[in-house]
RNA sequence: GGGCCGGUAGCUCAGUUAGGGAGAGCGACGGACUCUUAAUCCGUCGGUCGCGUGUUCAAAUCGCGCCCGGCCCG
Numbered sequence: 001g002g003g004c005c006g007g008u009a010g011c012u013c014a015g016u017u018a019g020g021g022a023g024a025g026c027g028a029c030g031g032a033c034u035c036u037u038a039a040u041c042c043g044u045c046g047g048u049c050g051c052g053u054g055u056u057c058a059a060a061u062c063g064c065g066c067c068c069g070g071c072c073c074g
Base pairs, nucleotide, nucleotide: 001073002072003071004070005069006068007067010026011025012024013023020057027045028044029043030042031041032040050066051065052064053063054062
């Protein structure tokens, strides 16, 4: 330098196939329960969807450029 895959909540990831409500688990905080802790249950908090731009009524999702990580080729 070229190819492929990935980047979404504090962490691990789904969602992209086929454009339309941004989600799960863990976590943090508060509460219930308990002599206390743990476990369990309830509630709350959670996001520039890597960045920019374009297309579209509408983009995490499609196009282009760039950045970062992994693997392969040279």